[in-house]
A computed fold for a 71-nucleotide RNA from a bacterium, annotated as transfer RNA. It matches the Rfam family "tRNA". It is annotated as a transfer RNA. The sequence was found in a public genome assembly.
RNA sequence: GGGCCUAUAGUAUAACGGUAGAACGUAUCCAUGGCAUGGAUAAGGUCGGGGUUCGAUUCCCCGUAGGUCCA
Numbered sequence: 001g002g003g004c005c006u007a008u009a010g011u012a013u014a015a016c017g018g019u020a021g022a023a024c025g026u027a028u029c030c031a032u033g034g035c036a037u038g039g040a041u042a043a044g045g046u047c048g049g050g051g052u053u054c055g056a057u058u059c060c061c062c063g064u065a066g067g068u069c070c071a
Base pairs, nucleotide, nucleotide: 001070002069003068004067005066006065007064010024011023013021018054026042027041028040029039030038031037047063048062049061050060051059
């Protein structure tokens, strides 16, 4: 320098173009004399910029970061 892949919550991950979901974790409450544990509720997210579309996490382009292969 070139090809390919990936980027979603604090972590690791789902999601036919049509309300972004579950797990662990966090907070509050309940059960217990207390801890562990169990139950209920809540907060928290689509890498950045454009384009297509009635509508984009999803499709297209450019960039950023990471991984991998070639030189």